Predicted 3D model of a 476-nucleotide part of an RNA (small-subunit ribosomal RNA, 3' major domain) from Acidobacteriaceae bacterium KBS 83. It matches the Rfam family "Bacterial small subunit ribosomal RNA". For this family Rfam cites "Crystal structure of the ribosome at 5.5 A resolution" (Yusupov et al., Science, 2001). The prediction has a mean pLDDT of 84. The organism belongs to Acidobacteriaceae, within Bacteria.
[in-house]
Context: one part of a larger RNA
RNA sequence: UGACGGGGGCCCGCACAAGCGGUGGAGCAUGUGGUUUAAUUCGACGCAACGCGAAGAACCUUACCUGGGCUCGAAAUGUAGUGGAAUCCGGUGGAAACAUCGGCGCCCAGCAAUGGGCCGCUAUAUAGGUGCUGCAUGGCUGUCGUCAGCUCGUGUCGUGAGAUGUUGGGUUAAGUCCCGCAACGAGCGCAACCCUUGUUACCAGUUGCUACCAUUUAGUUGAGCACUCUGGUGAGACCGCCUCGGAUAACGGGGAGGAAGGCGGGGAUGACGUCAAGUCCUCAUGGCCUUUAUGUCCAGGGCUACACACGUGCUACAAUGGCCGGUACAAACCGUCGCAAACCCGUGAGGGGGAGCUAAUCGGAAAAAGCCGGCCUCAGUUCGGAUUGGAGUCUGCAACUCGACUCCAUGAAGCUGGAAUCGCUAGUAAUCGCGGAUCAGAAUGCCGCGGUGAAUACGUUCCCGGGCCUUGUACA
Numbered sequence: 001u002g003a004c005g006g007g008g009g010c011c012c013g014c015a016c017a018a019g020c021g022g023u024g025g026a027g028c029a030u031g032u033g034g035u036u037u038a039a040u041u042c043g044a045c046g047c048a049a050c051g052c053g054a055a056g057a058a059c060c061u062u063a064c065c066u067g068g069g070c071u072c073g074a075a076a077u078g079u080a081g082u083g084g085a086a087u088c089c090g091g092u093g094g095a096a097a098c099a100u101c102g103g104c105g106c107c108c109a110g111c112a113a114u115g116g117g118c119c120g121c122u123a124u125a126u127a128g129g130u131g132c133u134g135c136a137u138g139g140c141u142g143u144c145g146u147c148a149g150c151u152c153g154u155g156u157c158g159u160g161a162g163a164u165g166u167u168g169g170g171u172u173a174a175g176u177c178c179c180g181c182a183a184c185g186a187g188c189g190c191a192a193c194c195c196u197u198g199u200u201a202c203c204a205g206u207u208g209c210u211a212c213c214a215u216u217u218a219g220u221u222g223a224g225c226a227c228u229c230u231g232g233u234g235a236g237a238c239c240g241c242c243u244c245g246g247a248u249a250a251c252g253g254g255g256a257g258g259a260a261g262g263c264g265g266g267g268a269u270g271a272c273g274u275c276a277a278g279u280c281c282u283c284a285u286g287g288c289c290u291u292u293a294u295g296u297c298c299a300g301g302g303c304u305a306c307a308c309a310c311g312u313g314c315u316a317c318a319a320u321g322g323c324c325g326g327u328a329c330a331a332a333c334c335g336u337c338g339c340a341a342a343c344c345c346g347u348g349a350g351g352g353g354g355a356g357c358u359a360a361u362c363g364g365a366a367a368a369a370g371c372c373g374g375c376c377u378c379a380g381u382u383c384g385g386a387u388u389g390g391a392g393u394c395u396g397c398a399a400c401u402c403g404a405c406u407c408c409a410u411g412a413a414g415c416u417g418g419a420a421u422c423g424c425u426a427g428u429a430a431u432c433g434c435g436g437a438u439c440a441g442a443a444u445g446c447c448g449c450g451g452u453g454a455a456u457a458c459g460u461u462c463c464c465g466g467g468c469c470u471u472g473u474a475c476a
Stems, first nucleotide, its partner, number of pairs: 001476002003473003007470007015460002019424005026315008034306002042053002064301007077125008088103006107116003128290002131288003137284002139279003142275001144273001149188006155164003168179003194267004199235007208225003213222002238261001241255005317417001321376007333364003338357002343352003383414001388409007430452007
């Protein structure tokens, strides 16, 4: 100087407390451990591994296993030799890859010599490796933590390591600001500048909108750009005004006005560093290993196994509910290899059909919870839907291993969950549906969107994590 303390002081955070809803019990989905296996490819392991890499394993992917092939090789570059346009078609064997046989074939310039391009074969220099080492590395990322810290120049103090500044009194979300001070300044962080949302003016009115006039089944059409909306430029919030407290400061409490008030809400943004944290399987790369194989091609299998254990979720156990009929209101987004309307067929998944749309024009599109009416009356039930049998639909060469969905039948466990444990402070939790990426098909996951919409916070003693000062230390 740090680090540590079941030392002290001050302060903060859904850290506790106060509340609301869960997990832990059940069934299923998914990841992991274990076990099994020819293989169940590999990585990730407290927080910070475990719906994680994987924004999507039937083949492919695929790295694993079994078997069958190839060896200048599946792809790339150069050199030498040799043959031919490239290539295409057919036969045989085969699971295919591939092997083998046969056929059509013979580029461009130039009279020619020759030159150029492409391809095959042979040889060679080399290639190839998701093989090892993340404890050799770059890059990227997680984490403490959006915590308020981390440092430097000059000066001063100290023999020196170092200290001071950065401590102190206040204040703040903040090393934020004010005052003081052997310090005076500065840098990386904080804040602001960026995006979005909340109010408004102006500009612009089609594909959007409709107050007035006419018209219509319908903003449908004429007309209009007031309104809504779209999207561009501005305004607006600064403790600016009043008052009280404070040290006359910084700032804090209250009030007015205002769409918004004290950082208005949300996002992006992550200092010096820590964990030899993670990644050699994104990529790049040193070293090592491999070279008729640890490379590469193909078929089939596996990654989907199942006495069990754990994590993360979904659906429930019902009446604030279930079922049936009617009826209302979104936002965000996607669509030409596509979205697909009307209409017809089917109980349905779906099929036929193909208008319109490169989209404020057409389509996906029905929002659901809600509201109105009816049935059920506390029961393992008209709750719950696992499991199983049968029959189908769709995608796709192909749904056996191993897809999703539909219909009929079947109707399991489950009556609110031990010890323990998680999230959340407001348009939040809870609850309800909608969309997208990936994608032929395949979400209860992920990323977004809106609808309905709470309760509680006395307080900081305690648990956890963190910041500043101080103290002890036999630790570095």